[in-house]
Background:
Predicted 3D model of a 262-nucleotide RNA (Bacterial large signal recognition particle RNA) from Anaerotalea alkaliphila. Rfam family: Bacterial large signal recognition particle RNA. By type it is a non-coding RNA gene. Model confidence (mean pLDDT): 75 of 100. Lineage of the source: Bacteria > Bacillati > Bacillota > Eubacteriales > Anaerotalea. The sequence is in RNAcentral, with records from ENA and Rfam.

């Protein structure tokens, strides 16, 4: 110097679990063999998954430095968001007072005081109205009302008699009209009358006085109520920054074994 074979390599990391170290599972990065075991776990004991098989074999392996995905942790912040509490906090709502503002009424007289009427309930009486009854007039029964009963029918030798339709008159039930002296019934009909009860609610008329009154709305004061709209407090989540820690991929100064043969 060349060749052969072996070593080496065929992913790594974070949190968690664990006495500790790996693995399955979760997460980050990334594509860098296969099979079996494995979270009420599987394997190991300081070397490091265990068992079995395969590929590659110096553009390979180890690795300083740089860079830094991501995870965990300390503290802070938030006009983000969830939950809980608070009515001694806004807002909302309500009661009472006031009369500052708006507004209504007011010398055609406010407020106040006094007097009267109507309106309320019950009872009685009167009147009106309506209806009915009564009275009068008219009409009104083929037969089943009365009187008279032509004709005709029947009885009789005759005289005469019997029943009785139509017609006429009167009347019953019914129908129509007139009057309202008398009678009955009823009615939020009534500038009617009386009595008892209720009671200042409303309307209205008048007298005295003489300038404000009302409290509807806004405002002010004193109270009551209301909880997830605002506010306060507490506790979580999320995001950002800070402290610390681990740290992949990438970069790659530098370094690189053992055995045999020629």
């Nucleotide at each position: 110097c060349c060749g052969u074979g072996c070593a080496g390599c065929c992913g790594g990391g974070g949190a968690g679990u664990c006495a500790g170290c790996g693995g399955u599972g979760c997460c980050c990065u990334g594509u860098a063999c296969c099979u079996g075991c494995a979270a009420u776990c599987c394997g190991c004991u300081a070397c490091a998954g265990c068992a079995g098989g395969g590929g590659u074999g110096a553009u390979g392996c180890c690795a300083a430095u740089c860079c830094g995905a991501g995870g965990c942790u300390u503290g802070c912040a938030u006009c983000u968001u969830g939950c809980a509490a608070g009515g001694c906090u806004g807002g909302c709502u309500u009661u009472g007072a006031u009369a500052a503002g708006u507004g209504g009424c007011a010398a055609u007289g406010a407020c106040g005081a006094c007097c009267g009427g109507g309106u309320c309930u019950u009872g009685c009486g009167c009147a009106a109205c309506a209806g009915g009854a009564c009275u009068c007039c008219a009409u009104g029964a083929a037969c089943c009302g009365u009187g008279u009963c032509a004709g005709g029918a029947c009885c009789g030798g005759a005289a005469g008699g019997u029943a009785g339709c139509a017609g006429c008159a009167c009347u019953a039930a019914g129908u129509g009209g007139a009057a309202c002296c008398c009678c009955c019934u009823g009615u939020g009909u009534g500038c009617c009358g009386c009595a008892a009860g209720g009671g200042c609610g409303c309307c209205u008329g008048g007298u005295c006085u003489g300038a404000g009154u009302c409290a509807a709305c806004u405002g002010u004061c004193a109270g009551g109520g209301u909880a997830a709209c605002g506010c306060u407090u507490g506790u979580g989540a999320a995001u950002g920054c800070c402290u610390g820690u681990c740290g992949a991929a990438g970069u790659g100064c530098g370094g690189c074994g053992c055995a045999c043969g020629g």